Overview:
This is a predicted structure of a 341-nucleotide RNA (Bacterial RNase P class A) from a Pseudomonadota bacterium. The coordinates come from a structure-prediction model, not an experiment, and the mean pLDDT is 78. The source organism's lineage runs through Bacteria, Pseudomonadati and Pseudomonadota. Rfam family: Bacterial RNase P class A. Rfam describes the family as follows. Ribonuclease P (RNase P) is a ubiquitous endoribonuclease, found in archaea, bacteria and eukarya as well as chloroplasts and mitochondria.
[in-house]
RNA sequence: GAAGUCCGCCAGACCGUCGCUGGCGUCGUGUUUGACGCUGGAGGAAAGUCCGGGCUCCACAGAGCGGGAUGCUGGGUAACGCCCAGCCGUUAUAAGUCGUCGGCGCAAGUCGGCGAUGAAGGCGAGGAACAGGGCCACAGAGACGAGUCGCUUCCGAAGCUGGAAGCGGGUGAAACGCGGCAACCUCCAUCCGGAGCAACACCAAAUAGGCGGACGUCGACGCUGCUCGCCGAGUCCGCGGGUAGGUGGCUAGAGCGCAUCGGUAACGAGGCGCCCAGAGGAAUGACGGCCAUGGCGCUUUGCGGCGCCAACAGAACCCGGCUUAUCGGCGGGCUUCGAUU
Numbered sequence: 001g002a003a004g005u006c007c008g009c010c011a012g013a014c015c016g017u018c019g020c021u022g023g024c025g026u027c028g029u030g031u032u033u034g035a036c037g038c039u040g041g042a043g044g045a046a047a048g049u050c051c052g053g054g055c056u057c058c059a060c061a062g063a064g065c066g067g068g069a070u071g072c073u074g075g076g077u078a079a080c081g082c083c084c085a086g087c088c089g090u091u092a093u094a095a096g097u098c099g100u101c102g103g104c105g106c107a108a109g110u111c112g113g114c115g116a117u118g119a120a121g122g123c124g125a126g127g128a129a130c131a132g133g134g135c136c137a138c139a140g141a142g143a144c145g146a147g148u149c150g151c152u153u154c155c156g157a158a159g160c161u162g163g164a165a166g167c168g169g170g171u172g173a174a175a176c177g178c179g180g181c182a183a184c185c186u187c188c189a190u191c192c193g194g195a196g197c198a199a200c201a202c203c204a205a206a207u208a209g210g211c212g213g214a215c216g217u218c219g220a221c222g223c224u225g226c227u228c229g230c231c232g233a234g235u236c237c238g239c240g241g242g243u244a245g246g247u248g249g250c251u252a253g254a255g256c257g258c259a260u261c262g263g264u265a266a267c268g269a270g271g272c273g274c275c276c277a278g279a280g281g282a283a284u285g286a287c288g289g290c291c292a293u294g295g296c297g298c299u300u301u302g303c304g305g306c307g308c309c310a311a312c313a314g315a316a317c318c319c320g321g322c323u324u325a326u327c328g329g330c331g332g333g334c335u336u337c338g339a340u341u
Base pairs, nucleotide, nucleotide: 001337002336003335004334005333006332007331008330009329010328012291014289015288016287017286018285020041021040022039023038024037025036026035027034043312047323048322050321051320052319053318054317055196056195057194058193067192068191069190070189071188072086073085074084075083076082087126088124089123090122091121096117097116098115099114100113101112102111103110104109127187128186132185133184134181135180136179144177149168150167151166152165153164154163155162200248201247202246203245210239211238212237213236214235215234217233218232219231221229222228255274256273257272258271260269261268262267293310294309295308296307297306298305299304
């Protein structure tokens, strides 16, 4: 320097005008908003909701059964099915090298085809087959139960038949060997209560209904009648529950940045600095200018000029992962080859 491969990072910048939204301040209004100023305002995946946690409520004496998940070894972590390191198995090709064949060439050689070898990498549902059950297509006599396709020897007086031992051929992924399969049941080890911010907590109308109280009202009953009692209705007042609606939960956190130390690494420790969306029928936008990068087109002998285009995608309690989508750009590790010193 080239090629391959793996990992990490970025996700255009600035200015102006007009808007949306959170917070703070001032002023006005007067109990709900308005004006002005300052300031914050999407992502690496905010996505799928697949895995693991925080948080909230409910349930819960303990143990077992049942069910689910995970599964090499060691480490990391709040935890994980995630990450790191190592081992084992498996798999691929590049360059190079070797062999062989062919073309060209007087030759050295060179070019091409085929084969072998061959790296970093990729992949692995990587515990146990001497606990037990089950399965092993086709072919084959036979697929783990046994049995006999052929040959030899022995027993059986001989032949047929039968039994035992040994050997061989063929089929097949595997042929009797404590065979293979656990991505079939199972066994072993470890872990796992349920539902989810529409969790949950608080405030609380109108209307209807519930409970209690009062009444110079009305009706029924007791009563000859009044008083009175009792029941129901009505009116008024009070109480309590739920609904609409509102508020909290709600963003200072397993947080971010910088360098240091420990560790191969994942990661950890202490130090310094920073505050970085919080909406809720749901804001985070639109337009213009200018610059940069990349691509495409036109034009120019050329330098150059002009025009067009700009990935996937949008927070909704929060966090760690995985997976999927993604125009482009930057950096690094490893391997192979080449050149130079």